[in-house]
RNA sequence: GCCGAAGUGGUGAAACUGGCAGACACGCAGGAUUUAGGUUCCUGUGCCCGAUAGGGCGUGAGGGUUCGAGUCCCUUCUUCGGCA
Numbered sequence: 001g002c003c004g005a006a007g008u009g010g011u012g013a014a015a016c017u018g019g020c021a022g023a024c025a026c027g028c029a030g031g032a033u034u035u036a037g038g039u040u041c042c043u044g045u046g047c048c049c050g051a052u053a054g055g056g057c058g059u060g061a062g063g064g065u066u067c068g069a070g071u072c073c074c075u076u077c078u079u080c081g082g083c084a
C1' cells in the first nucleotide's frame, strides 16, 4: 500500500428481513431476610429538560438515502486479521 472483520450504557453482550435501542447477565443504588456480613429475594438503574405527565438527545466520528437507519451507501478514526 491492498483486502477483510470489529466498534452499541459502568462491564460482557442482544436487537432476526430497515420498524419501541440497550433484551439478558454482571455491576451499582435502595429495600426485605440476618446479631452482623455473605447467600437469596424484590424494586430501580443511558444523558438532558420537567413537580408529574411527558418531551428531546443518544449505537466510534461526519454526511447521505428513506416515512423510518445500530442495520443500507460514501468519507474518516481506532483495533484486529490476511496479502505483498
Base pairs, nucleotide, nucleotide: 001083002082003081004080005079006078007077010026011025012024019067027045028044029043030042031041032040046057047056048055049054060076061075062074063073064072